[in-house]
Parts: sequence; C1' cells; structure tokens
RNA sequence: UCCUCUCACUGGCAAACUUAUUGAAAAGUAAGGACGCAAAGCUUCAGGCCUAAGGAGAUUGUCUAAGGCGGCUGGGUUGCACCC
Repeated sequence: UCCUCUCACUGGCAAACUUAUUGAAAAGUAAGGACGCAAAGCUUCAGGCCUAAGGAGAUUGUCUAAGGCGGCUGGGUUGCACCC
C1' cells in the first nucleotide's frame, strides 16, 4: 500500500397510539411514547399521492388546489463519523 474478515464511539430524529389544540378536511403544532431512519436535517423545483371548504356540475354523489404529504421518489442544499 492492497485485499479479505470482523467491527465501532459520541450522539441525533421520532411511526402508530394517547391527551390538548388549529383546520371544512387532508393534515399541522405541543406533551407523552418508540415503529423505524446514516440525513427520517432543511427546501414544493419536478413527479406522485391525500383532502374538497369555495367553485363548477348532476338528478344522484362527479370534477377542481391557490390546501396538504419532505417518514413517497427525484433534484437542490447543509451537517456528523470513518475507531480497533
């Protein structure tokens, strides 16, 4: 230096659910709680998905995002470690 095997440390976030609260809803926020996550940090630029107040339409339950999802995928951007 290369290959193989084995294998970390400090930590971080927080699904479902419960309570409170905002909202028409989807969903969000806070506390509790951990299913999991090496970006499960941030960000709607693109796709996809969810809801339908309002609007349109229909004689019978349809369509529509300027609402929402970053823990759906991609992109952008930031951070930590690489020990024996």
c-di-GMP-I riboswitch aptamer from Paenibacillus sp. PvR098, 84 nucleotides, folded computationally.
Its Rfam family is "c-di-GMP-I riboswitch aptamer". Rfam describes the family as follows. GEMM was predicted in a large-scale screen for bacterial structured RNA regulatory elements.
NCBI's taxonomy places the organism under Bacteria, Bacillati, Bacillota, Paenibacillaceae, Paenibacillus.
The sequence is in RNAcentral, with records from Rfam.
The coordinates come from a structure-prediction model, not an experiment, and the mean pLDDT is 84.